[in-house]
Transfer RNA from a sheep gut metagenome, 72 nucleotides, folded computationally.
RNA sequence: GCCUCUUUAGCUUAAUGGUAAAGCGUCUGUUUCGUAAUCAGAAGAGUAUUGGUUCAAGCCCGAUAAGAGGCU
Numbered sequence: 001g002c003c004u005c006u007u008u009a010g011c012u013u014a015a016u017g018g019u020a021a022a023g024c025g026u027c028u029g030u031u032u033c034g035u036a037a038u039c040a041g042a043a044g045a046g047u048a049u050u051g052g053u054u055c056a057a058g059c060c061c062g063a064u065a066a067g068a069g070g071c072u
Base pairs, nucleotide, nucleotide: 001071002070003069004068005067006066007065010024011023012022013021018055026042027041028040029039048064049063050062051061052060
C1' cells in the first nucleotide's frame, strides 16, 4: 500500500427492509432471624460517525473512524 471481517443497553449476543429483543448485571418489591438464592416488576441502547437509495434502513450502497485477520 491492497483485500476481507467486526462495530447494537454496563457486559455477552439476537433481530425476512415494516414499532430494536434476550441472558447476565443494576434498581424496587417479595421471601429470610439475617445474607445469598427464589419469585414479581422497573429502568437502561434508536444500532461507531456521516451521506445516499427507499413510502419505510440495525439490515441495501458510499465515505470516514476504531479493532481483528490476510497478502505484498
Description: It matches the Rfam family "tRNA". The family's RNA type in Rfam is transfer RNA.